[in-house]
RNA sequence: UCUUAUCGAGAGCGGCUGAGGGACAGGCCCUGCGAAGCCCGGCAACCGGUCGGCCACCACGGCAGACACGGCGCCAAAUCCUCCCCCGAUGAGUCGGGGGGAGAUGAGA
Numbered sequence: 001u002c003u004u005a006u007c008g009a010g011a012g013c014g015g016c017u018g019a020g021g022g023a024c025a026g027g028c029c030c031u032g033c034g035a036a037g038c039c040c041g042g043c044a045a046c047c048g049g050u051c052g053g054c055c056a057c058c059a060c061g062g063c064a065g066a067c068a069c070g071g072c073g074c075c076a077a078a079u080c081c082u083c084c085c086c087c088g089a090u091g092a093g094u095c096g097g098g099g100g101g102a103g104a105u106g107a108g109a
Base pairs, nucleotide, nucleotide: 001109002108003107004106005105006104007103012040014039015038016037020030021029022028025082026081027080041075042074043073046071047070048069049067050066051065053063054062055061079102083100084099085098086097087096088095089094
């Protein structure tokens, strides 16, 4: 960089340390009642692993599930909100739905 799946759920009143953080920009927020980072803790179940269940059964396998051992990931707010197109509602502000773009994470290349 490309492909693909997912993204409205979930996760600490801990320790160290000390000013920033929420991708970018604009908003709007969080933060000395302690940001980011590190450690511990936790959440989840994408990949691997283990375990049985059903289907199929020569074999390869398929479906749903459990565990949380390993590899990642994650732990304010919908991916915090936004941008473009289409459809619908509304007198309008605006609202709802679908698709796309941007981004994040996993798996594969």